[in-house]
RNA sequence: GUGUUAUCAAGAAAGGUAGAGGGAUUAGACCCAAAGACACCUUGGCAACCUCCCGAGCUUUUCGGGAAAGGUGCUACGUUCUACCACGCUUUAGCGUGGACAGAUAACGA
Numbered sequence: 001g002u003g004u005u006a007u008c009a010a011g012a013a014a015g016g017u018a019g020a021g022g023g024a025u026u027a028g029a030c031c032c033a034a035a036g037a038c039a040c041c042u043u044g045g046c047a048a049c050c051u052c053c054c055g056a057g058c059u060u061u062u063c064g065g066g067a068a069a070g071g072u073g074c075u076a077c078g079u080u081c082u083a084c085c086a087c088g089c090u091u092u093a094g095c096g097u098g099g100a101c102a103g104a105u106a107a108c109g110a
Stems, first nucleotide, its partner, number of pairs: 003108006013043005021032003026083004044075004049071002051067006079102001084099006
């Protein structure tokens, strides 16, 4: 890197370094940004996938509650929104719902 499964409408700060674009790719929008974005480091914090404890369940990859030491992840805007498909509404071109594709994270496997 690839594969499987699960989740993705919530949540969460400051200091330092450095100095130009950044928000995954492409395109279009919309935002952030020299009053310093993005990134990195430190300390906090949020979360609860692994882990630990309790109660049910049982081999059908289980459900609920709790903890936050460890492994992790995260700490602007719904995964920032849209793009592909289906259905519905609407009546000239949009809106809504669902799904897919893609992405992110975790665990497992290889």
A computed fold for a 110-nucleotide RNA from an uncultured Flavobacteriaceae bacterium, annotated as SAM riboswitch aptamer (S box leader). It was read from a public genome assembly, where an Rfam model found it.